Annotation: Model confidence (mean pLDDT): 82 of 100. The RNA shown here (transfer RNA) has 75 nucleotides and comes from a Candidatus Kaiserbacteria bacterium.

[in-house]
RNA sequence: GCGGUCGUGGUGUAGCCUGGUUAACACGUCUCCCUGUCACGGAGAAGAUCGUGGGUUCAAAUCCCAUCGACCGCG
Numbered sequence: 001g002c003g004g005u006c007g008u009g010g011u012g013u014a015g016c017c018u019g020g021u022u023a024a025c026a027c028g029u030c031u032c033c034c035u036g037u038c039a040c041g042g043a044g045a046a047g048a049u050c051g052u053g054g055g056u057u058c059a060a061a062u063c064c065c066a067u068c069g070a071c072c073g074c075g
Stems, first nucleotide, its partner, number of pairs: 001074007010027004020058001029045005051067005
């Protein structure tokens, strides 16, 4: 230099192919209940505008282009 895969709450993932209601699940965090206390268990809450920028569209995490980063392969 070329090609490929990946990037989504604090962490790990799903959702993308086939665009459409409030982006879902587990763990974690916080509050309350339970308990003599902790843990377990129960109820609830906060937290991601989806790597970045642009385009297409009535509508984009999803399609297209560029770009950044990580990893793999080729040279």

The sequence is in RNAcentral, with records from ENA. Its Rfam family is "tRNA". Rfam links the family to the GO term triplet codon-amino acid adaptor activity. Rfam classes the family as a transfer RNA.